[in-house]
RNA sequence: ACUCGACAACGGCAAACCUGUCGAAAGACAGGGACGCAAAGCUACAGGGCCUUCCCCGCAAGGGUGGCAGCCAGCUACCGAA
Numbered sequence: 001a002c003u004c005g006a007c008a009a010c011g012g013c014a015a016a017c018c019u020g021u022c023g024a025a026a027g028a029c030a031g032g033g034a035c036g037c038a039a040a041g042c043u044a045c046a047g048g049g050c051c052u053u054c055c056c057c058g059c060a061a062g063g064g065u066g067g068c069a070g071c072c073a074g075c076u077a078c079c080g081a082a
Stems, first nucleotide, its partner, number of pairs: 004080002012037002017032006035070001041075003047072002049068003055064003
């Protein structure tokens, strides 16, 4: 340095659900709350996948649009037992 990941250290994040706001929806944000997480940090036209259908295109199928990074992925990073 790479790989790896302890019932280690310092710490971190926060699912469901509840309340409020925004949104057509998916969902997002804030507060509460912890199921879990060693990347649950960042990245969503320019990888795959999934969700949404107010509006637009289309005879239709479908596509655009919008969203999900806690699905995989890409990039970066703290610590150091075996």
Molecule: c-di-GMP-I riboswitch aptamer